[in-house]
Context: one part of a larger RNA
RNA sequence: CGCAGGAAAUUUGAGAGGAUCUGUCCUUAGUACGAGAGGACCGGGAUGGACGCACCCCUGGUGUUCCAGUUGUUCCGCCAGGAGCAUAGCUGGGUAGCCACGUGCGGAAUGGAUAACCGCUGAAAGCAUCUAAGCGGGAAGCCAACCUCAAGACUAGAUUUCCCUGGGGAGUUAAUCCCCCUGUAGGGCCGUUGAAGACUACAACGUUGAUAGGCUGGGUGUGUAAGGCAAGUAAUUGUUUGAGCUUACCAGUACUAAUUGCCCGUGAGG
Numbered sequence: 001c002g003c004a005g006g007a008a009a010u011u012u013g014a015g016a017g018g019a020u021c022u023g024u025c026c027u028u029a030g031u032a033c034g035a036g037a038g039g040a041c042c043g044g045g046a047u048g049g050a051c052g053c054a055c056c057c058c059u060g061g062u063g064u065u066c067c068a069g070u071u072g073u074u075c076c077g078c079c080a081g082g083a084g085c086a087u088a089g090c091u092g093g094g095u096a097g098c099c100a101c102g103u104g105c106g107g108a109a110u111g112g113a114u115a116a117c118c119g120c121u122g123a124a125a126g127c128a129u130c131u132a133a134g135c136g137g138g139a140a141g142c143c144a145a146c147c148u149c150a151a152g153a154c155u156a157g158a159u160u161u162c163c164c165u166g167g168g169g170a171g172u173u174a175a176u177c178c179c180c181c182u183g184u185a186g187g188g189c190c191g192u193u194g195a196a197g198a199c200u201a202c203a204a205c206g207u208u209g210a211u212a213g214g215c216u217g218g219g220u221g222u223g224u225a226a227g228g229c230a231a232g233u234a235a236u237u238g239u240u241u242g243a244g245c246u247u248a249c250c251a252g253u254a255c256u257a258a259u260u261g262c263c264c265g266u267g268a269g270g
Base pairs, nucleotide, nucleotide: 001152005163006162007161008160009159010158011157015149016148017147018146021049022048023047024046025045026044027043033038051106052105053104054103055102059100060099061098062097066093067092068091069090070089071086072085073084074083075082076081110144111143112142117137118136119135120134164269166180167179168178169177170176181267186264187263188262189261190206191205192204193203194202211257212256213255214253215252216251217250218249221245222244227240228239229238230237231236
């Protein structure tokens, strides 16, 4: 921009894409078959591999915003306690998120038309013949079925709901244009943000408010803080104490910031 008024939702599905894999074991059954050796079709069940999708309860990884230990050095006057630098100084753990080595699920079943092939009926050609007329069976393949996208599908679809019912003039009355009034439904700008994201878009919220931060409580992680007291010459240990601290997690709470506003969009539709 289009989809012949504007708008918000919900949809149909032309079409497109994805997926389509396979082993082993048990049973049927040591049956059919076979002199034996061996050893099934068909059918039923179980369990794997690879691949794919989703997820983070479990296991594990990361986790330079969490906790602790520790070396050297500088500084905070000293002690104590800390901070900076040294690859995040090094080391041990670790929340959320993101992940796989983790967890769950998937390939199916079914229908239709067929290929090779197997048939029925059957002439030409008194026979024979699956074929010439006609009618069946038949594949991991084809078309559906499963998952995803999808009306720019210009054949631009469908359904529901919402909104607009002024005046004057020019023009030939029409198309169209100008002035005044009006400015709806709805959308946007802007702001606080997000398991959304390169930007944009999408989604949530904007005081009639829990959108983010803060605070409070909880969770989680770390592992018994500092200070005091006690024991010891001291290093250190015990106790207060599962203490102190605790990021992204879960709630609650208007304390802070989402203020106030502005713009677009018209007037019943060739």
This is a predicted structure of a 270-nucleotide part of an RNA (large-subunit ribosomal RNA, domain VI) from a Bdellovibrionota bacterium. Taxonomically the source falls in Bdellovibrionota (Bacteria, Pseudomonadati). Rfam family: Bacterial large subunit ribosomal RNA. Rfam links the family to the GO terms structural constituent of ribosome and ribosome. The coordinates come from a structure-prediction model, not an experiment, and the mean pLDDT is 90.